[in-house]
Molecule: transfer RNA
Organism: bacterium
RNA sequence: GGGCACAUAGCUCAGUGGUAGAGCGUCUCGUUUACACCGAGAAGGUCCAAGGUUCAAUCCCUUGUGUGCCCA
Numbered sequence: 001g002g003g004c005a006c007a008u009a010g011c012u013c014a015g016u017g018g019u020a021g022a023g024c025g026u027c028u029c030g031u032u033u034a035c036a037c038c039g040a041g042a043a044g045g046u047c048c049a050a051g052g053u054u055c056a057a058u059c060c061c062u063u064g065u066g067u068g069c070c071c072a
Base pairs, nucleotide, nucleotide: 001071002070003069004068005067006066007065010024011023012022013021018055026042027041028040029039030038048064049063050062051061052060
């Protein structure tokens, strides 16, 4: 220098146009003499940024940024 993939909760990831979810973690309550396990509930997100398409964008298009992989 060229090509490809990824960016969503504290972490790992789903979600391929119609109000954003799971597991683990955190907090509260129950249970226990107590802790753990278990059960119930809660908090936590401007979906990397800017623009475009659309009645409507995490999702489609363009550009940028960051990360990873391949080639030279």